[in-house]
RNA sequence: CCAGGGGGCCGGGCAGCCGCGUUGGGGGAAACUCCGCCGAGGAAAGUCCGGGCUCCACGAAACAAGGGUGGCGGGUAACGCCCGCCCGGCGAGGGGGCUUGCUCCCGAAGCCGAGGGAAAGUGCCACAGAGAGUAUACCGCCGAUGGCGCCUACAGCGCACAGGCAAGGGUGAAAGGGUGCGGUAAAAGCGCACCGGGGGCCUGGUAACAGGUUCCGCAUGGCAAACCCCACCCGGAGCAAGACCAAAUAGGGGUCUCGCGCGAGAAGGCCGCAAGGCACGAAGGCAGGAGCGUUUCGCUCCGAGAGAUCCGGGUUGGUCGCUUGAGCUGCGGAGCGAUCCGCAGCCUAGAUGAAUGGCUGCCCCUGCAGCGCUGGUCGCAAGAUACCGGUUGCAGGACAGAACCCGGCUUACAGGCCCCCUGGCACU
Numbered sequence: 001c002c003a004g005g006g007g008g009c010c011g012g013g014c015a016g017c018c019g020c021g022u023u024g025g026g027g028g029a030a031a032c033u034c035c036g037c038c039g040a041g042g043a044a045a046g047u048c049c050g051g052g053c054u055c056c057a058c059g060a061a062a063c064a065a066g067g068g069u070g071g072c073g074g075g076u077a078a079c080g081c082c083c084g085c086c087c088g089g090c091g092a093g094g095g096g097g098c099u100u101g102c103u104c105c106c107g108a109a110g111c112c113g114a115g116g117g118a119a120a121g122u123g124c125c126a127c128a129g130a131g132a133g134u135a136u137a138c139c140g141c142c143g144a145u146g147g148c149g150c151c152u153a154c155a156g157c158g159c160a161c162a163g164g165c166a167a168g169g170g171u172g173a174a175a176g177g178g179u180g181c182g183g184u185a186a187a188a189g190c191g192c193a194c195c196g197g198g199g200g201c202c203u204g205g206u207a208a209c210a211g212g213u214u215c216c217g218c219a220u221g222g223c224a225a226a227c228c229c230c231a232c233c234c235g236g237a238g239c240a241a242g243a244c245c246a247a248a249u250a251g252g253g254g255u256c257u258c259g260c261g262c263g264a265g266a267a268g269g270c271c272g273c274a275a276g277g278c279a280c281g282a283a284g285g286c287a288g289g290a291g292c293g294u295u296u297c298g299c300u301c302c303g304a305g306a307g308a309u310c311c312g313g314g315u316u317g318g319u320c321g322c323u324u325g326a327g328c329u330g331c332g333g334a335g336c337g338a339u340c341c342g343c344a345g346c347c348u349a350g351a352u353g354a355a356u357g358g359c360u361g362c363c364c365c366u367g368c369a370g371c372g373c374u375g376g377u378c379g380c381a382a383g384a385u386a387c388c389g390g391u392u393g394c395a396g397g398a399c400a401g402a403a404c405c406c407g408g409c410u411u412a413c414a415g416g417c418c419c420c421c422u423g424g425c426a427c428u
Base pairs, nucleotide, nucleotide: 001424002423003422004421005420006419007418008417009416010415012363013362014361015360016359017358018357020039021038023036024035025034026033027032041399045410046409048408049407050406051405052404053238054237055236056235058298059297060296061295062294063293066234067233068232069231070230071085072084073083074082075081086115087113088112089111090110093106094105095104096103097102098101116229117228121227122226123223124222125221138169139168140165141164142163145162146161147159148158149157150156177195178194179193180192181191182190196218197216198215199214200213201212202211203210204209242320243319244318245317252311253310254309255308256307257306258305261286262285268280269278270277271276288302289301290300291299327346328345329344330343331342332341333340334339364397365396366395367394368393369392370391371390373389375388376387377384378383
């Protein structure tokens, strides 16, 4: 310098004047006023994930339904996130072949992967094509053997009927492993070599997996971002959650479903000669019911009530939740890294129809136009001006606003700065 990549930061600055919000302090009876601190983002967006927090669900176990994740190992409060590694694909570029524009191989940094299972089952592969998964013969190849014909016959020749083939060509995204050699009538893993595939063993690695070695001709495509199977994980709702205060109303009315059992109408009391009668009248507990999709166990409540639904009335005010956090910054240590540990320091919105803004000037960046202007540059010079610089004017300055908080992912972003990685070329 060229090419290919990854990451971080800023995204306007300064000054003046006026104006806002929370909060601390002073003054004031109050209204209000004065001074001080602080006051939107890297995404505040999307609402796609995970949590904290709040309330509800009675708990445990098993199963079911529903949902989520999907290479291995780590990080984290957790995740579908992040880190490292493995496998596959892409990849600047390099090498080879000859058909000189096609093809084959290797392949950096990095990027991408919805990366478990197709021999548990079901299903799909349009069109084209002969045939698309226990498939198939369109064009073709063979016709050794049988058949037909020529030939007196044999041999030989011809036909391509029977029969054989799927190697060549075509269709297609994909055609039942690939290349080569042998073999054959022509062919085919039919045999062999290598590659590919499957199994065993060894070595390395925590593992995914990699390498080596050996055996097997090894029919059985693709799709699971198709249903499904396997492994692991998962209560529900959400700050409009929820708590409190104040106030007000109608402790309103209708309908339906299930149930209302035992003890016991006991004991006891009174009346009656008696038989028997009369009035009052339990309880612990049991059966049963409810609490969860089902079952078992336990617990709680009811044990006479439990539940569903429709109509109607009141309240729409205030306070809290509400910002000290899985927080930030600096230094040191461990780790390849995500991150973790220790020490020290800091406190940085909390509004509630919703604050943080308006004007002016200068500076900064970008674009356009003008001016040869002490410059650079070209020219011997006079001079020239595409470019750099200077100067004047005009215009523009990205995406975009918290509303309980945090960790991520995704999307948007004018312009600028910085760092790093890989390959190639040149110089030293």
A computed fold for a 428-nucleotide RNA from Alteraurantiacibacter aestuarii, annotated as Bacterial RNase P class A. The coordinates come from a structure-prediction model, not an experiment, and the mean pLDDT is 77. Its Rfam family is "Bacterial RNase P class A". It is annotated as a ribozyme.